Overview
This is a predicted complex of two RNAs, RNase P RNA and transfer RNA, with 427 nucleotides together.
[in-house]
RNA sequence: GGAGUCAGCCAGGCAAUCGCUCGGUCUCUGAUCGGGAGGAAAGUCCGGGCUCCAUAGGGUAGAGUGCCAGGUAACACCUGGGGGGCGUGAGCCUACGGAAAGUGCAGCAGAGAGUAGACCGCCGAUGAUUCGUUCGCGAACACAGGUAAGGGUGAAAGGGUGCGGUAAGAGCGCACCGCGCUGCUGGUAACAGCAGUGGCAUGGUAAACCCCACUCGGAGCAAGACCAAAUAGGUUCCCAUAUGGCGCGACCCGCGUUGGGAACGGGUAGGUUGCUUGAGGCAAGCGGCGACGUUUGUCCCAGAUGAAUGACUGUCCACGACAGAACCCGGCUUAUCGGUCAACUCACCAA
RNA sequence: GGGUGGUUAGCUCAGCUGGUAGAGCAUCGCCCUUACAAGGCGAGGGUCACAGGUUCAAUCCCUGUACCACCCACCA
Numbered sequence: 001g002g003a004g005u006c007a008g009c010c011a012g013g014c015a016a017u018c019g020c021u022c023g024g025u026c027u028c029u030g031a032u033c034g035g036g037a038g039g040a041a042a043g044u045c046c047g048g049g050c051u052c053c054a055u056a057g058g059g060u061a062g063a064g065u066g067c068c069a070g071g072u073a074a075c076a077c078c079u080g081g082g083g084g085g086c087g088u089g090a091g092c093c094u095a096c097g098g099a100a101a102g103u104g105c106a107g108c109a110g111a112g113a114g115u116a117g118a119c120c121g122c123c124g125a126u127g128a129u130u131c132g133u134u135c136g137c138g139a140a141c142a143c144a145g146g147u148a149a150g151g152g153u154g155a156a157a158g159g160g161u162g163c164g165g166u167a168a169g170a171g172c173g174c175a176c177c178g179c180g181c182u183g184c185u186g187g188u189a190a191c192a193g194c195a196g197u198g199g200c201a202u203g204g205u206a207a208a209c210c211c212c213a214c215u216c217g218g219a220g221c222a223a224g225a226c227c228a229a230a231u232a233g234g235u236u237c238c239c240a241u242a243u244g245g246c247g248c249g250a251c252c253c254g255c256g257u258u259g260g261g262a263a264c265g266g267g268u269a270g271g272u273u274g275c276u277u278g279a280g281g282c283a284a285g286c287g288g289c290g291a292c293g294u295u296u297g298u299c300c301c302a303g304a305u306g307a308a309u310g311a312c313u314g315u316c317c318a319c320g321a322c323a324g325a326a327c328c329c330g331g332c333u334u335a336u337c338g339g340u341c342a343a344c345u346c347a348c349c350a351a
Numbered sequence: 352g353g354g355u356g357g358u359u360a361g362c363u364c365a366g367c368u369g370g371u372a373g374a375g376c377a378u379c380g381c382c383c384u385u386a387c388a389a390g391g392c393g394a395g396g397g398u399c400a401c402a403g404g405u406u407c408a409a410u411c412c413c414u415g416u417a418c419c420a421c422c423c424a425c426c427a
Base pairs, nucleotide, nucleotide: 001348002346003345004344005343008340009339010338012316013315014314015313017311018310020036021035022034023033024032025031026030038322042333043332045331046330047329048328049327050220051219052218053217057253058252059251060250062216063215064214065213066212067081068080069079070078071077082096083094084093085092086091097211098210102209103208104205105204119151120150121147122146123145126142127141129140130139131138132137159177160176161175162174163173164172178200179198180197181196182195183194184193185192186191224273225272226271227270234264235263236262237261238260239259244258245257246256247255248254266426267425268424280299281298282297283296284295285294286293287292317320352423353422354421355420356419357418358417361376362375363374364373370407378394379393380392381391382390400416401415402414403413404412
């Protein structure tokens, strides 16, 4: 130098002018100072905080997760490890519990599709059969029967390979491999290794029902709280009338409460709060393989509500991608011009 | 902002405990008619929105993406 694997970071910079928005201060119709999008603000796919409904209670249904151990507020996330698959390798991928609890499903093809199955083949008892004959028998044909070696069908045919065995075959016997069971050893465990044993019983599918273990109450900031304004505090229909109705967004219990719901009509569509100091950022030390935890110091870094973060000019370069907060966090997934570094692998060349 | 549902022929919709996708209207051809319409017979037309996965097999089950539609203020 080539090909590749993997962990991060940055996301046009600077200057000037005119604006927009939030907060502080002041001499307050304004001036001045300070802050002003992201790594995904996105999808809303998970998890949590917060708020209301009981303080979130018991059971059923339902939903989710699914190798092991740990991290965490929690998770379907992350870290470490195990099994399996791919790659020469660095490394990558992995919904990875149970099919000997039960039920179901497998079209077409095929003889047989799950308590197996004789279509071809192989073997073969038998025969008023046919042919040959060295007269022992052999071959053909028919046909009980045996057979899961071989062929054929299929995604899949009831352990695999080899040797023995047999009329032909067959775990029928043996060796190795696989599988199951038992024991021992290592490991927290998943699991691995070794020894013995069984003689195959137990095919696939659980992102089919299901079983097992664990987790989950519901709704969402248009949640919720307060202030103000306004009126026709209305009409009709339905359910119920206390062993009832309604609330706890499926049902029962339980608790609370005493009517509830729909349609039509009427009024207001203003303000305050929730609203940003938080499982927060940065740095260092310590513990841990690591995710992470902990201690100390330090910083305050958007908060709109028709909804701010922009326009224009100059200049430089590598010529600028995807994209715009709306209660807040932790993840995942998806979109993304380019640049920059850390570690590692493979093959070749040079020293 | 939050929540829910959908995407199958040109259009409107079926298809669901997974087995090679249909109906009506429309289009085209033939018949009928002097001709047109109606009617009868037949034919064509589908990446089941897209991309992965599970399975022998996916419109259907699971995951992701794209697009479309609907609902949600307060008072009494």
It holds a member of the Rfam family "Bacterial RNase P class A". Rfam classes the family as a ribozyme. Its family is annotated with dimeric ribonuclease P complex, tRNA processing and ribonuclease P activity in the Gene Ontology.